A computed fold for a 92-nucleotide RNA from a Chloroflexota bacterium, annotated as c-di-GMP-I riboswitch aptamer.
NCBI's taxonomy places the organism under Bacteria, Bacillati, Chloroflexota.
It matches the Rfam family "c-di-GMP-I riboswitch aptamer". Rfam 15.1 lists 5,092 matches to the family in 1,772 species. About the family: GEMM was predicted in a large-scale screen for bacterial structured RNA regulatory elements.
[in-house]
RNA sequence: UACCGAAAACGGCAAACCCGCCGAAAGGCGGCGACGCAAAGCCAUGGGUCUAUCGUCACGCCCUGCGUGAUCACGACUGCCAGGUUACCGAA
Numbered sequence: 001u002a003c004c005g006a007a008a009a010c011g012g013c014a015a016a017c018c019c020g021c022c023g024a025a026a027g028g029c030g031g032c033g034a035c036g037c038a039a040a041g042c043c044a045u046g047g048g049u050c051u052a053u054c055g056u057c058a059c060g061c062c063c064u065g066c067g068u069g070a071u072c073a074c075g076a077c078u079g080c081c082a083g084g085u086u087a088c089c090g091a092a
Stems, first nucleotide, its partner, number of pairs: 004090002012037002018031005035079001041085003045082003048077003055071007
């Protein structure tokens, strides 16, 4: 330096539930709380997944419109998998 990752050390993060706020939703933020995590630090770049306010299409109705269904990312997730990038410790 590149791998690697211990019944090691110093520390770190925080799933679900519940509460509050924001959002149409997915989801986010804060609190509480620890299931887990060696990048569970950072970047939605590729794949994947989730959502569907708006738009489009179809159907229905009591038709200035409303309801239902289908479709759609410009929305979201990095604690789904890759990729990029930075970093603490040091047994084998």
Overview
The sequence was found by an Rfam model in a public genome assembly.